RNA sequence: AGAGUUUGAUCCUGGCUCAGAUUGAACGCUGGCGGUAUGCUUAACACAUGCAAGUCGAACGAGAAAGUAGACUUCGGUCUGCGAGUAUAGCGGCGGACGGGUGAGUAAUGCAUAGGAAUCUGCCCUUUAGCGGGGGACAACUUGGGGAAACUCAAGCUAAUACCGCAUAAUCCCUGUGUUUACAUAGAGUAAAGCAGGGGACUUCUUCGGAGGCCUGGCGCUUUAGAAUGAGCCUAAGCCGGAUUAGCUAGUUGGUGGGGUAAUGGCCUACCAAGGCGACGAUCUGUAGCUGGUCUGAGAGGACGAUCAGCCACACUGGAACUGAGACACGGUCCAGACUCCUACGGGAGGCAGCAGUGGGGAAUAUUGCACAAUGGGCGCAAGCCUGAUGCAGCAAUGCCGCGUGUGUGAAGAAGGCCUGCGGGUUGUAAAGCACUUUCAGUAAGGAGGAAAGGGUUAAGGUUAAUAGCUGUUACCCCUGACGUUACCUACAGAAGGAGCACCGGCUAACUCCGUGCCAGCAGCCGCGGUAAUACGGAGGGUGCGAGCGUUAAUCGGAAUUACUGGGCGUAAAGGGUGCGUAGGCGGCCUGGUCAGUCGGAUGUGAAAGCCCCGGGCUCAACCUUGGAACUGCCUUUGAUACUGCAGAGCUAGAGUAUGGUAGAGGGAAGUGGAAUUUCCGGUGUAGCGGUGAAAUGCGUAGAUAUGUGGAGGAACACCAGUGGCGAAGGCGGCUUCCUGGACCAAUACUGACGCUGAGGUGCGAAAGCGUGGGGAGCAAACAGGAUUAGAUACCCUGGUAGUCCACGCCGUAAACGAUGUCAACUAGCCGUCGGAUCUGCUUUGCCUGCUUAGUGGCGCAGCUAACGCGUUAAGUUCUCCGCCUGGGGAGUACGGUCGCAAGAUUAAAACUCAAAGGAAUUGACGGGGGCCCGCACAAGCGGUGGAGCAUGUGGUUUAAUUCGAUGCAACGCGAAAAACCUUACCUACCCUUGAAAUCCUCGGAAGCUUGUAGAGAUACGAGUGUGCCUUCGGGAACCGAGUGACAGGUGCUGCAUGGCUGUCGUCAGCUCGUGUCGUGAGAUGUUGGGUUAAGUCCCGUAACGAGCGCAACCCUUGUCUUUAGUUGCCAGCGAGUAAUGUCGGGGACUCUAGAGAGACUGCCGGUGAUAAACCGGAGGAAGGCGGGGACGACGUCAAGUCAUCAUGGCCUUUAUGGGUAGGGCUACACACGUGCUACAAUGGGACGUACAGAGGGUCGCCAAACCGUGAGGUGGAGCUAAUCUCAGAAAGCUGAUCGUAGUCCGGAUUGGAGUCUGCAACUCGACUCCAUGAAGUCGGAAUCGCUAGUAAUCGCGAAUCAGCAUGUCGCGGUGAAUACGUUCCCGGGCCUUGUACACACCGCCCGUCACACCAUGGGAGUGGAUUGCACCAGAAGUAGGUUGCCUAACCUUCGGGAGGGCGCUUACCACGGUGUGGUUCAUGACUGGGGUGAAGUCGUAACAAGGUAGCC
Repeated sequence: AGAGUUUGAUCCUGGCUCAGAUUGAACGCUGGCGGUAUGCUUAACACAUGCAAGUCGAACGAGAAAGUAGACUUCGGUCUGCGAGUAUAGCGGCGGACGGGUGAGUAAUGCAUAGGAAUCUGCCCUUUAGCGGGGGACAACUUGGGGAAACUCAAGCUAAUACCGCAUAAUCCCUGUGUUUACAUAGAGUAAAGCAGGGGACUUCUUCGGAGGCCUGGCGCUUUAGAAUGAGCCUAAGCCGGAUUAGCUAGUUGGUGGGGUAAUGGCCUACCAAGGCGACGAUCUGUAGCUGGUCUGAGAGGACGAUCAGCCACACUGGAACUGAGACACGGUCCAGACUCCUACGGGAGGCAGCAGUGGGGAAUAUUGCACAAUGGGCGCAAGCCUGAUGCAGCAAUGCCGCGUGUGUGAAGAAGGCCUGCGGGUUGUAAAGCACUUUCAGUAAGGAGGAAAGGGUUAAGGUUAAUAGCUGUUACCCCUGACGUUACCUACAGAAGGAGCACCGGCUAACUCCGUGCCAGCAGCCGCGGUAAUACGGAGGGUGCGAGCGUUAAUCGGAAUUACUGGGCGUAAAGGGUGCGUAGGCGGCCUGGUCAGUCGGAUGUGAAAGCCCCGGGCUCAACCUUGGAACUGCCUUUGAUACUGCAGAGCUAGAGUAUGGUAGAGGGAAGUGGAAUUUCCGGUGUAGCGGUGAAAUGCGUAGAUAUGUGGAGGAACACCAGUGGCGAAGGCGGCUUCCUGGACCAAUACUGACGCUGAGGUGCGAAAGCGUGGGGAGCAAACAGGAUUAGAUACCCUGGUAGUCCACGCCGUAAACGAUGUCAACUAGCCGUCGGAUCUGCUUUGCCUGCUUAGUGGCGCAGCUAACGCGUUAAGUUCUCCGCCUGGGGAGUACGGUCGCAAGAUUAAAACUCAAAGGAAUUGACGGGGGCCCGCACAAGCGGUGGAGCAUGUGGUUUAAUUCGAUGCAACGCGAAAAACCUUACCUACCCUUGAAAUCCUCGGAAGCUUGUAGAGAUACGAGUGUGCCUUCGGGAACCGAGUGACAGGUGCUGCAUGGCUGUCGUCAGCUCGUGUCGUGAGAUGUUGGGUUAAGUCCCGUAACGAGCGCAACCCUUGUCUUUAGUUGCCAGCGAGUAAUGUCGGGGACUCUAGAGAGACUGCCGGUGAUAAACCGGAGGAAGGCGGGGACGACGUCAAGUCAUCAUGGCCUUUAUGGGUAGGGCUACACACGUGCUACAAUGGGACGUACAGAGGGUCGCCAAACCGUGAGGUGGAGCUAAUCUCAGAAAGCUGAUCGUAGUCCGGAUUGGAGUCUGCAACUCGACUCCAUGAAGUCGGAAUCGCUAGUAAUCGCGAAUCAGCAUGUCGCGGUGAAUACGUUCCCGGGCCUUGUACACACCGCCCGUCACACCAUGGGAGUGGAUUGCACCAGAAGUAGGUUGCCUAACCUUCGGGAGGGCGCUUACCACGGUGUGGUUCAUGACUGGGGUGAAGUCGUAACAAGGUAGCC
C1' cells in the first nucleotide's frame, strides 16, 4: 500500500466482499511446563447454609460456670477458697454514613473542565479558658402475668463519662449608642464528667484493711479561635438520536413581607406584576450511569466505558422520617405492596446488586478454600479483638509473555505409502544406525526474602518536688509466615514423559490421484458439482501458524462509501418550476480609535494509574518500578494590532435617482376587421357524395355533393415570420385606443455601500381537472357504429358528449429542460444576427466600413471532463449564499401531519430482497432504418415438379427382426460405385470359451494329402497316406494340434472428450499483421473517401507506410497456326490389286495422334474520364477485353456430419455386448413426403429404307464370322493384353407411305401362361424374352424447381460397382432454341452509415394480469399489555400545625398550680390503591390491499430497430 466482483471487451460512477489490528468472548479439534493478568456482558431473577461490624470492664451497676482444693454430710448433696471481679447479657461511649457490591434509574437534583460565595465539618493538629456544686430517673436484677413463638405487660430495687437544673465565663448572637460602615462601647442570654496510674511531707474519715483531700503526669469532657480533611450549594460553556415531537409553562417568571435550612434560593407561603423558555431546537419521546481512559486509525476521527482509579445513583418494589458531625442509612427503624418461610391460625419472620455457594436464564464466566503473617480499617491506654477489605491458594490455554517436546552425523537415497510418460519421481537426512546433551517434568537433599513491629532487660534524655509514673532514643535478648513440599541451588537416571490445527480455484502462500456424477455436498465474494472436479469426500504431498489452530459474534480500518483534514449535482444519485423578501450568512476604498475574535509570554490548574522516553528490579520477557515528558484543554494576567469585528469621520469604481432618446407577439381592458369551417333561407342543378390500403357505417330522389346570392354564430388570426423580438418563469402573434411593468443607449448631475444571497414566509405558475353562471362554429376524451384481426375494449373510418372559449373562484403539478441555482471578477480569437451610440465613404432620408455597448446564435485556443462534450451566454480559474445527493428494488409507496370541494399535492420511512443497478464510449450482430452494389434473386423466356402408373429413398405403422447412421437450406436415387446366400452389423435356433486372427510359455506332431459315418451346418468320432529344411547333433526355423495364464475380441456408449476427413455460408471479396500516429482505454487509422472493376481489381486522394492469407496469374482441357515424329492412325499425288474396302507398294501433303513452340497484352486508333485507373466504339485477328470449361475454397461460423471407413482418451462387456453355423430379416404396408422414369400423343405412334459420333471397357475378359431359336439366348471358336481384335447395328435425323383425335395402331401398369441367363441356390427376393391381358392417365389446385449459349430442351452411347441385377450415379457426343426493358419488389450476399435496453447476439431481449408456494409488511370490527396527561375519590406510616380528652420524675411555685413533655383527636402534605376520560407505544386479529422471491404454468406482446401506431413526462 491494495485486491475480487456489473461488460464480448473498455473507461467511469457505484455498492457488495476480502486481506489488518483488537476482545471480559463463545464453539470445534487438540493440549507439556512456568510467570502474570482476567473470569455472570444474560434474570437490578429467586435464594438453602456458613461467614462478611464490631469493640471498650481504664465510664457503670450486676456478676457466673466447668474444673480444682478443703470442710461437712442424712451419701441425695451442701458450704468455703481458688477459678475471678474472669466469661458475660444490660446501661453507656465510639464505630455500624468507611470498607465491599451493582449499574436498575438518570440526557440532568448527573459527569467533566474552570470558577464562585451565603455554609457545616466527629475523630486528628495548633490555640484560649475551664472541668465548681447539686438533683431525679431507667435498664440489668427480683416478683407476678400474657403468648405456640417472636416477644411483651405490670409492680419493685439500683449505678454511671446516661439524664436535668444551678454557679462561673469569653468569643458568638440579640438590643441600644457612637462614628473613619466595620470598628468601638453598654446591656442581656449560653458549658462541662469523670476514669485509671504514681507520690514525700501535711490533713480528714475509718469497720483500722483502707478511702479521700493535696501534688503530679496521662486519657477524657466543656468552651474559643485557626488549620487540615470531608461534605452541602451556585455559575459558565461542553456531554446520544428523533421535527412523521413546534409550541411549552401557573409556583410558572420576577418583586415584597413572612416561614424554613448548616447555608443562597419559589425551597415554602400570602399579596402584587405578567412574565419565563423555544428553530442557536423548548416541550415530548427513544436510548444511556459520566469520566480518566480502552480499541482502532498516518492523523483528523470512529466505536466502546470489563478489570484499575475519581464522581454519581441504587440496596426486594414504593413512601417516610428518626438518630447522628455525617444517612433520609446494603447486613437500622416505621408503613404499604409483591414474594418466600414458620405457626398451636390468634400471629410472626425475611431481604446475597458483600464472600463462597444453589436453582434459573444463557453460547457463556471459578472454591460453600487458608490466614489476619503483610498492607489498611474499627474499637481500645495497651495487650489485643474484629475484618470474605486484603494477602494467598484452588479452577479455566480466557488473554499476554517465556521455555520445552532433543542435538550432531547419517545415501543402500532402505522398507512402506503416493504418483508415474514404467525410465523413474516424491515422502527424504526424514527414519534406522552411530556419537552426544539433560533445559522442563520426575525423585531426593539443601534453602533465601517477604519481619517492620510487639514484649522483656539496660543506659542517657523530657515531664515532674521526685530517682516514682508516663514518655521516648540506643543496645541486647525473646518471639510472630497463611502462602509453603515457596523462589533458588545441587545430585540422580534416561531421548527417555510431551504436536497439533487450519488451508492448498482466484483474491491468497501451497497440486496430484481415487471416489462421486447439478447427487452428496462446498461457499467470505466471484462461484464449483450434469463421468476425465487442483473448488465436494478420502488419500499422498505441500503451505501457514504452533500449545495452540480454526470458526462464529463484535468494533475500528481499508471506506475519500457523510469527504473539517478529504467528495459531488449537463447525461451516472443529485439545481428548488420561477420571482420578491424576513431571520441568518457574506460584503467596496481611505482614516484614526478600541482590542471582542486572532497571535505571543507568564502564573494556576489539567488527580493517580495508563500511553511515550531515559534508567532500575525479577536469568530474559510479559510484569513491577524511580524520574522525565506529555495531558493538544480551561481560567486568570500581561503584551502585539496586520486582518476580521465594534462604534466614529470621510470617498465614489458597487448599487440607485434625475434628464434625453430607442426597440419590442411584455401585461390588463374596451372596440373593431377580413379569409375560412359549419349552419339557415330561398335559387341553379341531378345521382350520387363521402371515406379508405381496400371497404363499410354515414349523407342523398323528402333533391345531397357541386355552384352562386344573402343571413347567423363561435373560435382562431394565413402571408409578413426570421436558431427574429419581449418576459423572472409559465408564456406572449390580425388591427385600433386607453391604462401599465421592465430593459437598453448616450451624456452630465446627485445620494454615498444604501449591496449579494436567502431557511421559514409570500406572489406568479402550461395542460388536464373541480365549483357557479354563460357560450358552443370547428376539434374532440368517454360513448356508438363500420372496418381490420385468431381476438382488437386499439391503430383506420363515420358520428359524437364533457372539455376546449368567457367571467369569478379553486388546483399547484409537467421531460415546468439549457435535464446546467443566484451574484461578482478574471481568462485567445473568427463568423452571423437583433436594439442603441458613434466614425468613415458614397450614388445622402438609405447603404457601406471601422469602433463601442446590450442581447441572441454558429465554430474554436488554452483549460476542464469518465467520455460525450463545454469553451467570455463555461461544464475554465476564483469568491458569496441557498437547494439537493450517498447502491438497485421495495417507493416517491405505507403510516402520521399539513393543504385541497374532490381528484390529489406536499413532507416521507421500514421490514424484506438482489450483487449488482447505472453513465459514456468501442467492436460486432440485428432492424417490418437509410444509401451504393452484386447474384437465374426478381423480371423476360424455355422446360419441368405438384395430378396418373411405376422405380427409388424417407417418415410412420407393423414385426421375432424389419441392423445402424444422415433430419431446414446444407437428411430423404444420402453412407450403399449393386442386400437372393455372402455382404450383415438385426432376429430365431444350435454350438465354442486363451477363443476366427496377434505376442509370449510348455508339451506333442513335419506340413500336407486321400477318405468313412452322424448332423441343417458349425462340428464330432474314425480310417489311410506322408516323414521335408538347417545343425556344433544338444537342438533350431516354418507349419499343425493340445494346455496354462498374461491377454485377445466388441459395427457396445460418448462426434458434447478427440485426430483425420467432409458439408455450408461461398469462388462471396473479404480476413489480418509489423512499424508509426491518434485515443486514459476497449480500440481506431491503414481497410474510410472520389472514380473503376468480376474482384480490398486498379488509379487518385489521404497519418499513414509497408506486408501476409485470399482475388488474379502460374496448372489441366478446349478453340487457331507453326514445327518435330509418322504406327496399329491418314491417303492428296504415283503405282498395283479387288465385286468392294488404305487392301498392298509407297507417301507426310491433309485429317489425326502427342511432344515442343507461337498467339491476346486494352498492344493499336478514336471518344469519354481528372492529363489517372478504366470504360465505349473500331481495326486487325482463329480468338478481344477474365476467350469457354475445370482443378484450386482466405480468417472464420454452425459444440454442423462422421467413434459404423480409419485412428483414438475414458467408460462398459469377458462361458458374452466376443466367435462359429443354418434359416429368416434389412424387400413388410391403411398412409404421408422427397427424387426420378414412362406417359397422356400427330413437332406424334407403329413398320420399311438410309446417314453421321465421341468417349470409354476388355484375358477368371471382350468375343467376330458362321449355324440354330419368333426372341431372350444357344452352339461355335477366329482375333485381341488392344489407334491393330472386340463390345458396337448410335439414336434423334433424312426419304416416301400408314394411322386421323379415339382412352386410340396413344399409354403401358397389372395379371396369366411359356421360356432364357447368371448363380451351390432365383419361394420369401433377380434380370431378360415370347404369347396373352391392356389399369390409371386426355397436360395436372395451392404452391414450387432448373436454366443466359453450344446453354435449356431433346436424342442416343459408354463406364464404375458387378456371378447376375440401373428409371440411379459418373462421363460422352448428336440436333439445337427463346429471352434479359430493367433493379420497384421477394431471397441471399458485400461495403458505408444510423438506432439499439441485443453479445447464447432478433430463434435476442423483455412487460403486465391470472394460477400455485413461501416471506415480510399496510388496513382492519376489535382484543390484551406497558407508559403517561387531566379531573376526582381515597389517605398507611411519618413530619409540621392545632387541640385541655387523658397522662405527666427532675425546673419554678403563692404548693392551688404552672412551664415543658407524652398519648389521643384533628388539619395540611403524601405512597399504595380506585373511578372516569384522553394521548403514546407494543403485541395480537376473521377478512383484506399491494409488495418481494420462486429451472421449465396460462393469456397476450407493451418497451428495446422507424420494435412494426416514434417513445417518454
Source information: A computed fold for a 1513-nucleotide RNA from an uncultured prokaryote, annotated as small-subunit ribosomal RNA. The coordinates come from a structure-prediction model, not an experiment, and the mean pLDDT is 85.